[in-house]
RNA sequence: GUGGUUGGUCGGACGGUCGCGGCAUUCGAACACGUUCGGGUGUCGAGGAAAGUCCGGGCUCCUUGGACAGACUGCCAGGUAACGCCUGGGCGUGAGGCGAGUGAUUGCCGCACGACGGACAGUGCCACAGAAAACAGACCGCCUUAACAGGCAAGGGUGAAAAGGUGGGGUAAGAGCCCACCGCAUUUCCGGCAACGGGAAUGGCAUGGUAAACCCCAGUCGGAGCAAGGCCAAAUAUGCGGCGAAAGGUCGUCCACCUUGAGAAAGACGCCGCGGGUAGGCUGCUAGAGGGUGCGGGCGACCGCAUUCGGAGAGAGAUGACCGUCCAGUCGCUUCGCGCGAUGGACAGAACCCGGCUUACAGACUGACUACUUCU
Numbered sequence: 001g002u003g004g005u006u007g008g009u010c011g012g013a014c015g016g017u018c019g020c021g022g023c024a025u026u027c028g029a030a031c032a033c034g035u036u037c038g039g040g041u042g043u044c045g046a047g048g049a050a051a052g053u054c055c056g057g058g059c060u061c062c063u064u065g066g067a068c069a070g071a072c073u074g075c076c077a078g079g080u081a082a083c084g085c086c087u088g089g090g091c092g093u094g095a096g097g098c099g100a101g102u103g104a105u106u107g108c109c110g111c112a113c114g115a116c117g118g119a120c121a122g123u124g125c126c127a128c129a130g131a132a133a134a135c136a137g138a139c140c141g142c143c144u145u146a147a148c149a150g151g152c153a154a155g156g157g158u159g160a161a162a163a164g165g166u167g168g169g170g171u172a173a174g175a176g177c178c179c180a181c182c183g184c185a186u187u188u189c190c191g192g193c194a195a196c197g198g199g200a201a202u203g204g205c206a207u208g209g210u211a212a213a214c215c216c217c218a219g220u221c222g223g224a225g226c227a228a229g230g231c232c233a234a235a236u237a238u239g240c241g242g243c244g245a246a247a248g249g250u251c252g253u254c255c256a257c258c259u260u261g262a263g264a265a266a267g268a269c270g271c272c273g274c275g276g277g278u279a280g281g282c283u284g285c286u287a288g289a290g291g292g293u294g295c296g297g298g299c300g301a302c303c304g305c306a307u308u309c310g311g312a313g314a315g316a317g318a319u320g321a322c323c324g325u326c327c328a329g330u331c332g333c334u335u336c337g338c339g340c341g342a343u344g345g346a347c348a349g350a351a352c353c354c355g356g357c358u359u360a361c362a363g364a365c366u367g368a369c370u371a372c373u374u375c376u
Base pairs, nucleotide, nucleotide: 001372002371003370004369005368006367007366008365009364010363012326013325014324015323016322017321018320020045021044022043023042024041025040026039027038028037029036030035031034047347051358052357054356055355056354057353058352059225060224061223062222070221071220072219073218074217075089076088077087078086079085090116091114092113093112094111096109097108098107099106100105117216118215122214123213124210125209126208139156140155141152142151143150144149164182165181166180167179168178169177183205184203185202186201187200188199189198190197191196229283230282231281232280239274240273241272242271243270244269246260247259248258249257290309291308292307293306294305295304296303297302327345329343330342331341332340333339
């Protein structure tokens, strides 16, 4: 210098005009007199994902208690309000590189991936091929035998998978039958909080795989969601309760008052009051597991302390449009001077609020690791 992997920050800037939503203030108009409508001024007004609504919570209401069923999670430790998230660690698998060994096998390095508890609790399944897919079995083959019959599983072949492997001894041929080594298992010691690792001794090898098959084990989970929920409350209709007969007088009429006084109840009708409840309004509503900076602790996720900041709140749902100057980028011209001209910024759009995950994204800046090349 070019490229790759991975993490972080940003996601055009400034000015003007018009417009939209919230709040404050002010002016005017209307009336039902504290509300509505209109205008002015000031101020605030999307994101890193506001998205998918896939996990985990806060908050709210519902629910007499319990169990089953069901769903989800699944190496270990830590972080967190919690999580299926994050961090650190362990183990395994894969291809690659560098080694050790005749070989089986194995050490190291970085990368990628892993639903990574259990296969002697039980049940099921294992296509095709193959003799056989599991209480093993025998097609070719090997050995004994004249044959019948018997012994064997080394070699061949099939398959994703065939009852440990390499080398040797042994044998009729063979075989952990025996031996050494490799692998494995058991016991034990040491290290580690643990997953697990290391060493030693012992064992001839333990009867395949599959649990994102049922299942078993351990753990977590009540349901519905801001259209949750709370408050105020018209018109109309409905429910409950109360009142309302008539005649005479003051007084010509109406109300009120006084006197007399009819009627069994209910309904209708009228008026008043109350209740539930609809429209509508208010609230929930944005200060929260909050952001920035500094110091400290921790490998890290993250935590603690100090200080500082105020930053949308609609309800058919605002956050926009245009113009000018510029900036990154792209294209062309070029007198090679970032000189001129043109073009030009993605994905996207809050709706109760947070923590994650996933997905989309033009481009810019930057940290770490790494490969190649060039120069000193």

Bacterial RNase P class A from a Gemmatimonadota bacterium, 376 nucleotides, folded computationally. The RNAcentral record of the sequence draws on ENA. The coordinates come from a structure-prediction model, not an experiment, and the mean pLDDT is 76. It is recorded under the gene name rnpB. Taxonomically the source falls in Gemmatimonadota (Bacteria, Pseudomonadati).